Predicted 3D model of a 344-nucleotide RNA (Bacterial RNase P class A) from a bacterium. Rfam family: Bacterial RNase P class A. The family's RNA type in Rfam is ribozyme. The family is grouped with related families in Rfam's "RNaseP clan". The coordinates come from a structure-prediction model, not an experiment, and the mean pLDDT is 78. The sequence was found by an Rfam model in a public genome assembly.

């Protein structure tokens, strides 16, 4: 010096000048507050709402390795396992295919309790080939009935033997996944459960245009039932001009919900984290066709030019609120870490 590999942060700044929204007793004067790390995509998880809670049974859906966070979660942390990778470190729906059922296209002898196309090996013919043996060896395929060696043998072949693999049983360690040894079976016998299914554990409706209150206008009528968020049942309740359906009619408003929250900074204590508790300061958009904008001026960084100068600012952009996934993102800071090199 070079390759890398895991975070954290900023993400144009100051100063003026006229505006826009919102608060303050606030249409002017004054003070204050006014986009984002993603505000996105609406993919998950809570809150919160609306006429209900439990309990069984079915249907459906989601999750799936331990433990541990947490409001919860598919999220995060710790770690076992299995993959890459010389390492740092990444990746993986990671229960069950020796409970059932089901699909593996093409090629191929055969795709699953099976077979034989070449080949080897034996007898017969002794040209042409037939019978039987065999799964070592080539042939297809994405995958082919354990793998590497050796005895054996006509040829072979778990037929036998080593070791590895795999199932079962056992000690030990470990809180657990799980790991190590050490025995026992010649091997159950291929793959797909983001097929169906089993088997554990959660869960079920609609979403702030949720719902609520005031109030202009209008025009009701007809049928049905009880009805109270998957479906039925059962307990308890609630609720009466109640719900649902058609057919008509009307659709201008203003308020609340509504932004003080699982909040932000700062310290501090327990954890390896992840998170949690403590104390102490502190309010930081709330719009309703939707405010967050524009222009100077000096900087900043890139780009063009010989220069003087001139252009250009990354993805975007709040709509009920948090937790987090995902995508996007010009440029820039920074911290740890691992390889190679060369030099003291």
């Nucleotide at each position: 010096g070079g390759a890398g590999a895991g975070g954290a942060c900023c993400g144009g700044g100051u100063a003026g000048u006229c505006g826009c929204c919102c608060c303050a007793a606030a249409c002017u004067a004054u003070g204050g507050g006014g986009a984002g790390g993603a505000a996105a995509g609406u993919c998950c998880g809570g809150a919160c709402a609306u006429a209900u809670g439990g309990a069984g049974c079915c249907c459906c859906g989601g999750u799936g390795c331990u433990g541990g966070g947490u409001a919860a979660c598919a999220c995060c942390c710790a770690g076992g396992g299995g993959a890459a990778g010389c390492a740092a470190u990444u990746c993986c729906a990671c229960g069950g295919a020796a409970a059932g059922u089901g699909c593996c296209a093409c090629a191929g002898a055969a795709a699953a309790g099976a077979u034989a196309c070449c080949g080897c090996c034996u007898g017969a013919a002794u040209u042409c080939u037939c019978a039987g043996g065999u799964a070592a060896g080539g042939g297809u395929g994405a995958a082919a009935a354990g793998g590497u060696g050796g005895u054996g043998u006509a040829a072979g072949a778990g037929a036998c033997c080593a070791c590895c693999a795999c199932u079962c049983g056992a000690a030990u360690g470990g809180a657990g996944a799980c790991a190590u040894u050490c025995g026992a079976g010649g091997u159950a016998g291929g793959g797909c459960a983001a097929a169906c299914c089993c088997c554990a554990c959660c869960g079920g409706a609609u979403g702030c245009a949720a719902g609520g209150u005031c109030a202009a206008g209008c025009a009701g009528g007809a049928g049905g039932u009880g009805c109270c968020a998957g479906g039925c049942u059962c307990c308890a309740g609630g609720u009466a001009g109640a719900c649902c359906u058609c057919c008509g009619g009307g659709u201008a408003g203003a308020c609340c919900g509504c932004u003080u929250g699982a909040g932000g900074c700062u310290g501090g204590a327990a954890g390896c984290a992840a998170u949690u508790c403590c104390a102490g300061c502190c309010c930081c958009a709330g719009a309703u066709a939707g405010a967050u904008g524009a222009c100077u001026a000096c900087c900043a960084u890139c780009c063009a030019u010989a220069g003087a100068u001139g252009g250009a600012u990354a993805c975007a952009g709040a709509a009920u609120c948090c937790g987090g996934c995902u995508u996007a993102u010009a440029g820039g800071u920074u911290c740890u870490c691992u390889c190679c090199u060369u030099c003291c």